[in-house]
């Protein structure tokens, strides 16, 4: 120097040119197991509250890597750029 893939929410990843979704996290709520402490019991328990583990449900969370351009309409198609990864030379 030249070619190619990648670039989307805090992190992974979708999305025929026609409403940007999805798991993981996080947030709040329901259940609910372990357990701490008070209260009630003669005691088994019981209740409340706080912590803790799963699970359900919902909510928040996005200049689609920059900056142009084509189109009624761009995450997608074009151009230049810029980050990482390959190759070739």
């Nucleotide at each position: 120097g030249c070619u190619c893939c990648a670039u989307u929410a805090g992190c992974c990843c979708a999305a025929u040119g026609g409403u940007a979704g999805g798991g993981c996290g996080u947030u709040a709520g329901a259940c609910u197991u372990c357990u701490a402490a008070a209260u009630a019991g003669g005691g088994a328990u019981a209740u409340u509250u706080g912590g803790u583990g799963a699970u359900c449900u919902a909510a928040a969370g996005g200049u689609u890597g920059u900056g142009g351009g084509u189109u009624c309409g761009a995450g997608u198609c074009c151009c230049a750029c810029a980050u990482g990864g390959a190759g070739c030379u």